[in-house]
C1' cells in the first nucleotide's frame, strides 16, 4: 500500500410529520432515524417511475414517447476517514 472491517472519533439518514418548489416522478429545508463503510460524487451502461410538451385519435377516453427524475435497484467510473484480529 492492498484485501478487510473490530474498536473509537465523527459523518449520513429510510418511513412517517409540516413546509416550500414541480404537470407529475420527485426534489429543498425543519423533526425523524429504518439503515449505511463510501448511504460522498458522476445519469456513463442497464433498470425502474412519471408523461408537462409532442404524436396518434373527430373529440373525449386511451396509447405511445425524456428532454424530466431516481445514486438507499444492479454494474461502472473518480475521489475519501479510521487501523483491531487476518
Nucleotide at each position: 500500500a492492498u484485501c478487510c472491517g473490530a474498536a473509537a472519533a465523527g459523518g449520513c439518514a429510510a418511513a412517517c410529520u409540516u413546509u416550500c418548489c414541480g404537470a407529475a416522478a420527485g426534489g429543498g429545508a425543519a423533526g425523524g432515524g429504518c439503515g449505511c463503510a463510501a448511504a460522498g460524487c458522476c445519469g456513463c451502461g442497464a433498470g425502474u417511475c412519471u408523461a408537462a410538451g409532442g404524436u396518434c385519435g373527430g373529440a373525449a377516453a386511451g396509447a405511445c414517447u425524456a428532454u424530466g427524475a431516481c445514486a438507499g435497484u444492479c454494474g461502472g467510473g473518480c475521489u475519501g476517514c479510521c487501523g483491531a484480529a487476518g
Molecule: c-di-GMP-I-GGC riboswitch aptamer
Organism: Bacillota bacterium